[in-house]
RNA sequence: GGAGUCGGCCAGACAAUCGCUGUUCGCGCAAGCGUGCAGAGGAAAGUCCGGGCUCCUUCGGACAGGGCGCCAGGUAACGCCUGGAGGGUGCGAGCCCAUGGAAAGUGCCACAGAAAAUAUACCGCCGGCGCAGCCGGUAAGGGUGAAAAGGUGCGGUAAGAGCGCACCGCGCGACUGGUAACAGGACGCGGCACGGCAAACCCCGCCCGGAGCAAGACCAAAUAGGGGAGCAACGCGCGAGCGUGCCGCCGGAUCCGAGCGGGCUCCCGGGUAGGUUGCUGGAGGCAGCCGGCGACGGCUGUCGCAGAUGAAUGAUUGUCCUCGACAGAACCCGGCUUAUCGCCGGCUCCUGCU
Numbered sequence: 001g002g003a004g005u006c007g008g009c010c011a012g013a014c015a016a017u018c019g020c021u022g023u024u025c026g027c028g029c030a031a032g033c034g035u036g037c038a039g040a041g042g043a044a045a046g047u048c049c050g051g052g053c054u055c056c057u058u059c060g061g062a063c064a065g066g067g068c069g070c071c072a073g074g075u076a077a078c079g080c081c082u083g084g085a086g087g088g089u090g091c092g093a094g095c096c097c098a099u100g101g102a103a104a105g106u107g108c109c110a111c112a113g114a115a116a117a118u119a120u121a122c123c124g125c126c127g128g129c130g131c132a133g134c135c136g137g138u139a140a141g142g143g144u145g146a147a148a149a150g151g152u153g154c155g156g157u158a159a160g161a162g163c164g165c166a167c168c169g170c171g172c173g174a175c176u177g178g179u180a181a182c183a184g185g186a187c188g189c190g191g192c193a194c195g196g197c198a199a200a201c202c203c204c205g206c207c208c209g210g211a212g213c214a215a216g217a218c219c220a221a222a223u224a225g226g227g228g229a230g231c232a233a234c235g236c237g238c239g240a241g242c243g244u245g246c247c248g249c250c251g252g253a254u255c256c257g258a259g260c261g262g263g264c265u266c267c268c269g270g271g272u273a274g275g276u277u278g279c280u281g282g283a284g285g286c287a288g289c290c291g292g293c294g295a296c297g298g299c300u301g302u303c304g305c306a307g308a309u310g311a312a313u314g315a316u317u318g319u320c321c322u323c324g325a326c327a328g329a330a331c332c333c334g335g336c337u338u339a340u341c342g343c344c345g346g347c348u349c350c351u352g353c354u
Base pairs, nucleotide, nucleotide: 001350002349003348004347005346006345007344008343009342012320013319014318015317016316017315018314020039021038022037023036025034026033027032041326045337046336048335049334050333051332052331053212054211055210056209065208066207067206068205069204070084071083072082073081074080085099086097087096088095089094100203101202105201106200107197108196109195122142123141124138125137126136127135128134129133150168151167152166153165154164155163169192170190171189172188173187175184176183177182216277217276218275219274226268227267228266229265230264231263233244234243235242236241246262247261248260249259284303285302286301287300288299289298290297291296321324
């Protein structure tokens, strides 16, 4: 200098003017006005996991259904994080892994191939016979395939074969180390016990009630349905009650009668529009000390840090610089994933020079 890998930080700065949202203080009966202060993110995003909070017909167990899946730890919890084990990959720093069980059961393994799993036999090899062939033995060699029933050597044999033996590999058990996953070799046993797939069904272990701030709570115009009371008064009837009486239409108007139609008023309650609340003080931020390899935890001190509801956080101007990416809260929090400008540091590999 180049290439790579891991981790961290920042998210143009300053000033003026005019606006917006919240709020302190002052004035005002109030509406409001003035003043000061504060006002998006590392992802506010995707809504993919986990929790808080709220309501409901979860509130004991089982089944069904779904999720998770090496071990230990962290956490409110998690499918997240940390540390470790095993496997894969890269020269390396590092990175990746749905990583329980295939000697419970069922199922599947395209094409090719004799055979895809109770083994089997196309060519070959060996033996026999009635010999262009047939029968038997064999699985060492060839061939097929992603995958073919341990490997090398010696013995053995008609030819062969864990058929026997040695070493390597494998399985089981013990031992040692480790909390464990697991690892180890100088142990013993077993000729080896039938490949792969569980992101196929399944088995095992653990976890899971549902809906969501448009949750929910309060105040409360209107409408429908519901409940209660009243409709003055008079007459009749022992009484239950009945009649007149009530309102509207008909009428130019007033009164009476007839006819037609109808209950009306108030209260309770209901809860739509609208308003208030939930609403931001929390698994909170920062600093120091302590414990821990770490995730994280404990103690002390300190800070007050958006809360809108058609929904604010903006616009203009000036100066400067390295000329500014992705992107806008909507109940809150912990994660994951995705988008993205720039800066810094550790480490690895390569090359050059001294």

Notes:
This is a predicted structure of a 354-nucleotide RNA (Bacterial RNase P class A) from a Woeseiaceae bacterium. It is recorded under the gene name rnpB. The RNAcentral record of the sequence draws on ENA. It matches the Rfam family "Bacterial RNase P class A". Rfam describes the family as follows. Ribonuclease P (RNase P) is a ubiquitous endoribonuclease, found in archaea, bacteria and eukarya as well as chloroplasts and mitochondria.